The RNA shown here (FMN riboswitch aptamer (RFN element)) has 109 nucleotides and comes from Hominisplanchenecus faecis. It matches the Rfam family "FMN riboswitch aptamer (RFN element)". Rfam links the family to the GO term FMN binding. NCBI's taxonomy places the organism under Bacteria, Bacillati, Clostridia, Lachnospirales, Hominisplanchenecus. Its mean pLDDT, the model's own confidence on a scale to 100, is 88.
RNA sequence: UCUUCGGGGCGGGGCGUAAUUCCCCACCGGCGGUAUAGUCCGCGACCCGCGUAAGCGGCUGACAUGGUGAAAUUCCAUGACCGACAGUCAAAGUCUGGAUGAGAGAAGA
Numbered sequence: 001u002c003u004u005c006g007g008g009g010c011g012g013g014g015c016g017u018a019a020u021u022c023c024c025c026a027c028c029g030g031c032g033g034u035a036u037a038g039u040c041c042g043c044g045a046c047c048c049g050c051g052u053a054a055g056c057g058g059c060u061g062a063c064a065u066g067g068u069g070a071a072a073u074u075c076c077a078u079g080a081c082c083g084a085c086a087g088u089c090a091a092a093g094u095c096u097g098g099a100u101g102a103g104a105g106a107a108g109a
């Protein structure tokens, strides 16, 4: 410098004119670090401000208890908790959309 890769999940039931959005049960978990992590530390994405742009700055959710061990808020057990913006006959982590985008980074030449 170039190439490739780089986010998962609403199934059943209830109320209702109407809900995969409410209620009950269910289901999902980006990247790097570290004893293997959605909840630790750091980062990305989204969002906000400035800028013609490149980019710069800001904001950024949630865990306890017990066990094993030299070492684990990472494993095992139990019980919890969290989840951008816009849209929608009715309120969304799971639907649709920006996005055939961007990107932490990973692999290769």
Base pairs, nucleotide, nucleotide: 001109002108003107004106005105011025012024013023014022026094027093028083029082030043031042032041033040038081039080047058048057049056050055063079064078065077066076067075085097086096087095